[in-house]
Context: one part of a larger RNA
Molecule: small-subunit ribosomal RNA, 3' major domain
Organism: uncultured bacterium
RNA sequence: UGACGGGGACCCGCACAAGCGGUGGAGCAUGUGGUUUAAUUCGAAGCAACGCGAAGAACCUUACCUGCUCUUGACAUCCCAUUCGAUAGAAGGUAAUGCUUCUAGCCCUUCGGGGGAAUGGAGACAGGUGGUGCAUGGUUGUCGUCAGCUCGUGUCGUGAGAUGUUGGGUUAAGUCCCGCAACGAGCGCAACCCUUAUUGUUAGUUGCCAUCAUUCAGUUGGGCACUCUAGCGAGACUGCCGGUAAUAAACCGGAGGAAGGUGGGGAUGACGUCAAAUCAUCAUGCCCCUUAUGACCUGGGCUACACACGUGCUACAAUGGUUGGUACAACGAGUCGCAAGUCGGUGACGGCAAGCUAAUCUCUUAAAGCCAAUCUCAGUUAGGAUUGUAGGCUGCAACUCGCCUACAUGAAGUCGGAAUCGCUAGUAAUCGCGGAUCAGCACGCCGCGGUGAAAACGUUCCCGGGCCUUGCACU
Numbered sequence: 001u002g003a004c005g006g007g008g009a010c011c012c013g014c015a016c017a018a019g020c021g022g023u024g025g026a027g028c029a030u031g032u033g034g035u036u037u038a039a040u041u042c043g044a045a046g047c048a049a050c051g052c053g054a055a056g057a058a059c060c061u062u063a064c065c066u067g068c069u070c071u072u073g074a075c076a077u078c079c080c081a082u083u084c085g086a087u088a089g090a091a092g093g094u095a096a097u098g099c100u101u102c103u104a105g106c107c108c109u110u111c112g113g114g115g116g117a118a119u120g121g122a123g124a125c126a127g128g129u130g131g132u133g134c135a136u137g138g139u140u141g142u143c144g145u146c147a148g149c150u151c152g153u154g155u156c157g158u159g160a161g162a163u164g165u166u167g168g169g170u171u172a173a174g175u176c177c178c179g180c181a182a183c184g185a186g187c188g189c190a191a192c193c194c195u196u197a198u199u200g201u202u203a204g205u206u207g208c209c210a211u212c213a214u215u216c217a218g219u220u221g222g223g224c225a226c227u228c229u230a231g232c233g234a235g236a237c238u239g240c241c242g243g244u245a246a247u248a249a250a251c252c253g254g255a256g257g258a259a260g261g262u263g264g265g266g267a268u269g270a271c272g273u274c275a276a277a278u279c280a281u282c283a284u285g286c287c288c289c290u291u292a293u294g295a296c297c298u299g300g301g302c303u304a305c306a307c308a309c310g311u312g313c314u315a316c317a318a319u320g321g322u323u324g325g326u327a328c329a330a331c332g333a334g335u336c337g338c339a340a341g342u343c344g345g346u347g348a349c350g351g352c353a354a355g356c357u358a359a360u361c362u363c364u365u366a367a368a369g370c371c372a373a374u375c376u377c378a379g380u381u382a383g384g385a386u387u388g389u390a391g392g393c394u395g396c397a398a399c400u401c402g403c404c405u406a407c408a409u410g411a412a413g414u415c416g417g418a419a420u421c422g423c424u425a426g427u428a429a430u431c432g433c434g435g436a437u438c439a440g441c442a443c444g445c446c447g448c449g450g451u452g453a454a455a456a457c458g459u460u461c462c463c464g465g466g467c468c469u470u471g472c473a474c475u
Base pairs, nucleotide, nucleotide: 002474004471005470007469008468010466011465012464013463015459016458019423020422021421022420023419026314027313028312029311030310031309032308033307034305035304042053043052064300065299067297069295070294073125077124078123079121080120081119082118083117084116087104088103089102090101091100092099106115107114108113127289128288130287131286132285136283137282138278139277140276141274143272148187149186150185151184152183153182154163155162156161167178168177169176193266194265195264196263198234199233200232201231202230203229204228207224208223209222212221213220237260240254241253242252243251244250316416320375321374322373323372324371325370326369332363333362334361337356338355341352342351343350344349387408388407389406390405391404392403393402429451430450431449432448433447434446435445
């Protein structure tokens, strides 16, 4: 100087408290451990591993196992030789190849050649998701969006160092003010960026419809006022007023305002910590394999199941279930696609098929809600696991191992021990919708809107953090 203390003072954070809803009990989904296995590929491990890498394991993926096969190799460059009727594609046939048929069978040229492609050969080499993240780059997590981390010159100290950065106030903030042997500066804070909330203006189709006609219908004429779209602007700055404070910074209250003191949300992550994570995204040193630790294919496995844990979904019902009617979104996606409409089917879906490369057409009827009817407290008209049968879809192919539909079946569970998690407002809770991945497969993930709370006395305590100070056998 730091680190540490079951030392002290001050301050902050859904940290506690006050509330609301969960997890832990049940069934199922999913990840992990363990066990099993020929293989159950590998990685991730307190917070910060465990719906994580994986935005999607039937084959492929795939790295694992079994079996068959190849050795200049599935992929790249160089050399030699041959060929350009090599060879490639389609159809038939076959378990598959051989095989048969059909089609195409190179470009430039000064005619010397050059380029391209295929096959064969020799070796230099290729190849490795093999090891080491404790050899590394790059990327990422975390403390933490916490308010800190430093430097130049000067001064003080023999020196390590100190000062500045401490002190009095204040702030979300090392934010600002005042003081001061310091004076300045840098990386952070804030602002600049995106989005949302208000408005002006420009523009008016594919969007909109107040007025005038018209129609089943903004359908058409017409119009661009309104909604909306998307460019450019305005607007919020403690600017104004009062009070408090040190005539400061600032704080409290008020006015005006769509919005008020960082308006809400996002992006943005200082010096560093954890030899944190990743050699399996990629790159890369060294080591290792080279008829195999490389490569091709078939089938299997990653989906196993006495058990344990994490994360979720569905419930245990009447603030509910079922049936009928009826209302209101936003974000997005679409030509190898989205598919209206109509017909068939109880349905999943199938047949025909308009429109749309999209503010035009489609996905797309949002659901909770509201209005009625019914059920009447039961393991039930609640709950839907499991199982059987019959079907649908995708795809060479759903046995291992996909999703969906109908009928039948109708398990546990009556609100969950110790313990533990999230959330401070358009939030929690609850309701549906879209998208990526994707042939098919979503209770996960990423977004979107609808309905819409309760509670915060306070900082004694638990956890984490900041600053000052003190002790110290550690540095």